[in-house]
Context: one part of a larger RNA
Formats: sequence, C1' cells, structure tokens
RNA sequence: CACCGCCCGUCACACCAUGAGAGUCAGAAACACCCGAAGCCAACGUGCUAACCGCAAGGAGGCAGUUGUCGAAGGUGGGUUUGGCGAUUGGGGUGAAGUCGUAACAAGGUAGCCGUACCGGAAGGUGCGGCUGGAUCACCUCCUU
Repeated sequence: CACCGCCCGUCACACCAUGAGAGUCAGAAACACCCGAAGCCAACGUGCUAACCGCAAGGAGGCAGUUGUCGAAGGUGGGUUUGGCGAUUGGGGUGAAGUCGUAACAAGGUAGCCGUACCGGAAGGUGCGGCUGGAUCACCUCCUU
C1' cells in the first nucleotide's frame, strides 16, 4: 500500500512426493517334502590281515565293504515378507503477473457459523435442527453514577 482492499473454489500449465492398480522383476527369512557328499556314531562284517595268544588249526584285534541315524549343498511346493517397475486412476503440496465466477471479511449487499440431507461448473445453494463468536431499531429486567 488501508474497499480501486482482502479473499474462496473449480479449471488450465509446470514440478515434487504420495495412495490404489491387472500384473511383472529381484531379494529375504522360515516351513513341508525329495535327494543326500564328507564325517562321527551304531549294526553287520561271507572278503583281507605283520606284531598279541597258539606247535598248528584257529582265536583276539584290525582293515576293506554293506546297511542305518544325524548331516552341508542341491531340487520341488504353497504361502509370508521387503524393494523396483507398471497402462490407468485418486486426491495432496508448491509455483509475481492464466480461466470462470464472487462464497467469506462491513448488515459483504440473502447475517455468519456448526451438524445433517439433497442438489449444483466451481466457490456454493436449499431444507431441518442448533449457536451468537450478528449489525440496526424499539421495549423489558438488573447493576452503577
């Protein structure tokens, strides 16, 4: 700068973050099942076997091997969870000089506001209930001088 004021919402433009979204990609930790290396343990041990026992046969012990429990990695499955992307879509924020109107602030030109319902390009309008944080005029009651 003080009514040539202030100010509200839709719409348009730009940017920012964000919700929803058919899905899609990547990760995480578990779970169930399958498979199951090395190794430990257990059982078997028909095969092998220097030290011990035995004159010997053989025995004891040991080894290979087989089986089983546990078991890493791997595989399969349905869920959980985290993040990225995602046509489209919803509002939000920000931005000197865009568009439409003018709702609010004065009795703001229909007083305003709150709740609710319906309606409308938008601010909003109307109905019902409530409040005074309403101006003006008149009257009444109370208090003070």